c-di-GMP-I-GGC riboswitch aptamer from a Bacillota bacterium, 85 nucleotides, folded computationally.
The prediction has a mean pLDDT of 90.
The organism belongs to Bacillota, within Bacteria.
The sequence was found by an Rfam model in a public genome assembly.
[in-house]
RNA sequence: UCCGACAAAGGCAAACUUGCUGAAAGGCAAGGACGCAAAACCAUGGGUCUAAGGGCUAUCGCCUAUGACCGCCAGGUUGCCGAAG
Numbered sequence: 001u002c003c004g005a006c007a008a009a010g011g012c013a014a015a016c017u018u019g020c021u022g023a024a025a026g027g028c029a030a031g032g033a034c035g036c037a038a039a040a041c042c043a044u045g046g047g048u049c050u051a052a053g054g055g056c057u058a059u060c061g062c063c064u065a066u067g068a069c070c071g072c073c074a075g076g077u078u079g080c081c082g083a084a085g
Base pairs, nucleotide, nucleotide: 002085003082004081011036012035016031017030018029019028020027021026034071040077041076042075044074045073046072047069048068049067053064054063055062056061
């Protein structure tokens, strides 16, 4: 360095509930633990969600990110511990 143990010490916290916030997706806080060795950080590529505003439409509705998601997959940056190999 790769790697990741029924190791140790800590850490994070899905669903769900409540409150706040947001047009929504979502976010934040508390409770709660399904999981996680990067489940720390960055929307860079792909992907997914939303559609306020804008556009189209006779209507229904459709399109669109400048809004989001890194606990979807890659990539980048940083990082705890140390058995076996």